The prediction has a mean pLDDT of 85. Large-subunit ribosomal RNA, domain IV from Candidatus Amulumruptor caecigallinarius, 338 nucleotides, folded computationally. The full RNA is in RNAcentral, with records from ENA. Taxonomically the source falls in Candidatus Amulumruptor (Bacteria, Pseudomonadati, Bacteroidota, Bacteroidales). Rfam family: Bacterial large subunit ribosomal RNA. For this family Rfam cites "Crystal structure of the ribosome at 5.5 A resolution" (Yusupov et al., Science, 2001).

Context: one part of a larger RNA
């Protein structure tokens, strides 16, 4: 000095990122209990008061009187509460060994696919699962209890669904060309002089082989609709009221359509500690407003919400050695000797 426990005068969070640790509440009867609520709850709310031993009465709960002790759940053992606010409704599940949450599920919603040899998954197949099920049933996608609610855009890409036109593949189809030869031909180059040539030149039916246009020819895309709890989007500039400011209000450009309710400095706000009001003596957190929303917003949901949370902010009461500042006491190490 380190660790583990234990006390501490006065104050009582001043410490500190933060009341982290510690203390404090604790049992068990009894009185009493608020907002607010989904009427279950919240609620052990909070905040009070008791608690031994002996007679006696009682069936008992219990009442009366008495006696002790500083202290009677006499040792252990046993909720710290209260306010507001965010997030997630809720019990659950998770990073086995740095994350327990807001993350994930989740009942509920919806959308879609599936008629049964289902659709989907596995497998090369054979078969499996789906399911010894059958649309009140399977899959898959998204949201995530309840309550109010869920606006506008179908241009562009998804998908569904149409079939007149265009366009288009293999395949049909065979105008027509080549090549091949029996026949039949008899010639080529040269100014010339000649040379070479019948094993040679030239037409060239049928067949046979290749090559081939036109015409035919699904789906498909082109196109014409529907579709947003499909991927997704959801404007700019000028002017205007008899102070001045600001515009119900006009013009005007673009566009599929311009963001509706309802929140809104927010788990989102940059400027910004934004401004006002609470709360402190003094607050860049908090809480409640406003709205100028850099850059919320309606199933990647909006927006309340009771209950709940080893959740996260923020105040407050009790409460302590967290501190001001620090001392002391114990075990076990460290240290010395051996």
């Nucleotide at each position: 000095c380190u660790a583990u426990g234990g006390u501490u005068a006065a104050g009582g969070a001043a410490c500190u990122c933060g009341g982290c640790a510690a203390a404090a509440u604790g049992a068990c009867u009894c009185c009493g209990u608020a907002a607010c609520u989904u009427c279950g709850g919240g609620a052990g709310a909070a905040g009070g008061a008791g608690u031994g031993a002996u007679c006696a009465a009682g069936u008992a709960a219990u009442u009366g009187a008495u006696c002790c002790g500083c202290a009677g759940u006499g040792a252990a053992u046993a909720g710290g509460c209260c306010c507001a606010g965010g997030c997630a409704a809720c019990u659950g599940u998770u990073u086995a060994c740095c994350a327990a949450a807001a993350a994930c599920a989740c009942a509920g919603g919806u959308c879609u696919c599936u008629g049964c040899u289902a659709a989907g998954u596995c497998g090369u197949a054979a078969g499996a699962c789906g399911a010894u099920g059958u649309a009140u049933a399977g899959g898959g996608g998204c949201u995530g209890a309840c309550g109010c609610c869920u606006g506008c855009c179908c241009a562009g890409u998804g998908c569904u669904g149409g079939a007149a036109g265009g366009u288009u593949a293999a395949g049909a189809g065979g105008a027509g060309a080549a090549c091949u030869u029996a026949a039949c031909u008899u010639g080529a180059c040269g100014c010339a002089a000649g040379u070479c040539g019948a094993u040679u030149u030239g037409u060239g039916a049928a067949g046979g082989u290749u090559c081939g246009a036109a015409u035919u020819g699904a789906a498909g895309c082109c196109c014409c609709a529907g579709u947003g709890a499909a991927c997704g989007g959801c404007g700019g500039c000028c002017g205007u009221a008899a102070c001045u400011a600001u515009a119900a209000c006009g013009g005007u450009c673009c566009u599929a359509a311009g963001g509706u309710a309802g929140c809104g400095a927010a788990a989102u706000u940059c400027c910004u500690u934004g401004u006002c009001g609470g709360g402190u003596a003094a607050a860049u957190u908090c809480c409640g407003a406003c709205c100028c929303g850099c850059a919320c917003g309606a199933a990647a949901g909006g927006u309340g919400u009771a209950a709940u949370g080893a959740u996260c902010u923020g105040g407050g009461c009790a409460c302590u050695g967290u501190c001001u500042c620090g001392a002391c006491c114990a075990u076990a190490g460290a240290c010395u000797c051996g």